[in-house]
RNAcentral holds the full RNA, with entries from ENA, Greengenes and SILVA. The part of an RNA shown here (small-subunit ribosomal RNA, 5' domain) has 515 nucleotides and comes from an uncultured Nitrospirota bacterium. The coordinates come from a structure-prediction model, not an experiment, and the mean pLDDT is 84.

Context: one part of a larger RNA
RNA sequence: GAACGAACGCUGGCGGCGUGCUUAACACAUGCAAGUCGGACGGGCUUAUGCCUGAAGGGCAACUGGAGGGUAUAAGUUAGUGGCGCACGGGUGAGUAACACGUAGGCAAUCUACCUUUAAGAGGGGGACAACACAGGGAAACUUGUGCUAAUACCGCAUAAGGCCACGGGUUGGGAUGCUUGUGGUAAAAGGGUGGAGACACCGCUUAGAGAUGAGCCUGCGGCCUAUCAGGUAGUUGGUGGGGUAAAGGCCUACCAAGCCUAAGACGGGUAACCGGACUGAGAGGUUGGACGGUCACACUGGAACUGAGAGACGGUCCAGACUCCUACGGGAGGCAGCAGUGGGGAAUUUUGCACAAUGGGCGGGAGCCUGAUGCAGCGACGCCGCGUGGAGGAAGAAGGCCUUCGGGUUGUAAACUCCUUUUAUAGGGGAAAAUAGUGAUGGUACCUUAUGAAUAAGCCACGGCUAACUCUGUGCCAGCAGCCGCGGUAAGACAGAGGUGGCGAGCGUUGUUC
Numbered sequence: 001g002a003a004c005g006a007a008c009g010c011u012g013g014c015g016g017c018g019u020g021c022u023u024a025a026c027a028c029a030u031g032c033a034a035g036u037c038g039g040a041c042g043g044g045c046u047u048a049u050g051c052c053u054g055a056a057g058g059g060c061a062a063c064u065g066g067a068g069g070g071u072a073u074a075a076g077u078u079a080g081u082g083g084c085g086c087a088c089g090g091g092u093g094a095g096u097a098a099c100a101c102g103u104a105g106g107c108a109a110u111c112u113a114c115c116u117u118u119a120a121g122a123g124g125g126g127g128a129c130a131a132c133a134c135a136g137g138g139a140a141a142c143u144u145g146u147g148c149u150a151a152u153a154c155c156g157c158a159u160a161a162g163g164c165c166a167c168g169g170g171u172u173g174g175g176a177u178g179c180u181u182g183u184g185g186u187a188a189a190a191g192g193g194u195g196g197a198g199a200c201a202c203c204g205c206u207u208a209g210a211g212a213u214g215a216g217c218c219u220g221c222g223g224c225c226u227a228u229c230a231g232g233u234a235g236u237u238g239g240u241g242g243g244g245u246a247a248a249g250g251c252c253u254a255c256c257a258a259g260c261c262u263a264a265g266a267c268g269g270g271u272a273a274c275c276g277g278a279c280u281g282a283g284a285g286g287u288u289g290g291a292c293g294g295u296c297a298c299a300c301u302g303g304a305a306c307u308g309a310g311a312g313a314c315g316g317u318c319c320a321g322a323c324u325c326c327u328a329c330g331g332g333a334g335g336c337a338g339c340a341g342u343g344g345g346g347a348a349u350u351u352u353g354c355a356c357a358a359u360g361g362g363c364g365g366g367a368g369c370c371u372g373a374u375g376c377a378g379c380g381a382c383g384c385c386g387c388g389u390g391g392a393g394g395a396a397g398a399a400g401g402c403c404u405u406c407g408g409g410u411u412g413u414a415a416a417c418u419c420c421u422u423u424u425a426u427a428g429g430g431g432a433a434a435a436u437a438g439u440g441a442u443g444g445u446a447c448c449u450u451a452u453g454a455a456u457a458a459g460c461c462a463c464g465g466c467u468a469a470c471u472c473u474g475u476g477c478c479a480g481c482a483g484c485c486g487c488g489g490u491a492a493g494a495c496a497g498a499g500g501u502g503g504c505g506a507g508c509g510u511u512g513u514u515c
Base pairs, nucleotide, nucleotide: 001515002514003513004512006511007510008509009508010507013387014386015385016384017383018382019380020379021345026343027342028341030340031339032338035084036083037082040081041080043078044077045076046075047074048073049072050071051070052069053068057064058063091298092297093296101222102221103220104219105218106217107216110215111214115211116210117209118208119207120206121205123157125155126154132147133146134145135144136143137142163186164185165184166183167182168181169180170179171178192203193202194201195200224270225269226268231261232260233259236258237257238256239255240254241253242252243251273295274294275293276292277288278287279286280285300321301320302319303318304317323334324333325332326331351377353376354375355374359373360371361370362369363368390420391419392418393417400411401410402409403408425452426451427450428449429448430447434442459504460503461502462501463500464485465484466483470499471498472497473496474495480487481486
């Protein structure tokens, strides 16, 4: 000198764009953050309409009257069964020195829901379980028994293309587990939903191939400190058989062998998420990884599996632990490192805001619903950038202040005063783009226009040398200053105040950290 997610002191007018718990991965009140589909299914409820029935009341009677009930259709709604999603999006960086990450490759060792495309198919049956009803248990959370029932829920049977399995043949290749082929065996489905008079259309279902996307595994190389850590290792290193996985593999297991790593640093200890990048520097390099983007890991702590195409699952389950809460003391409930917000810690870090209008995501045929993702607004000079706090004229060089050799000098064209302007401000009027059909939270915002009136708007630090900027008064090695050298003991340009001056300016200075 530059930089910062900064903090502190003094000061503070406006706008735009960014950015904001670096500390306790400390504990959390409250609200919201993942639902959706009635065009998969059976019920329930509400309304309307049609049909049947028909109470009270009125009437001498005929009859009138229409409450209520049953049934059918339609519309709406939804607790349950079922489907898809909840593995994305959002947060944090505790752990991790590792194929975690980066980069370059490999899979002759792999999987992939939804999507695209190609080919073929969907025949005929069955038994349940919720909801519901009845009877219980419990303070609650919740739960037990019996009985009924639907489906795109569940289960057999049929059909079967090298899709899969077993045994053979051929072929490519360094190598067959690839490709192709013969025989035998084996595994499907919801012909469901909606519209339509129908034909049919749309959405779905099953099997197989290909693609796309996403993921898994393996390898070369690369990136911290420490030798005051020198030896480490028994599933350890390799083999065979078996198991397991989507898949290679000591991944697991039985047996056999005795290997394997290491001074080019094994093993141990410390520290740390990694990268694109960022800061600095002429560069080489050094430092760093906050915001944004990619990857990884974690979700109160530890462990485990279930479901599923995908999880060893932040707002799922189970077990154990600590903590908090409820309790009828028998037993239960919870997990903000989601968005706000609270306490605590700290030098220090924001609103319990608005909207799904846009972009994107989930579900749905759609209308649409959900979305603290996101879009916006609020707060903070925290940063960067822009603008303003007036312009021109104006010497009796006014008054006042300060200095003085008492003549004057300086503040200083500065002010006053005259003329002008209106960015900003305040008040009134108009008023967007963002939206391809519709739809605007932002927002009556940006912007335009009219009026008013210099009106609403300047500080901070320094002035001995380094280093731009000097005098007076006070103090008297005191009080104090200080980045270094050093100032202060009676004439202090270095302390304190004042006047003046210099620098930067809505900031200025100090502290901290990096180069």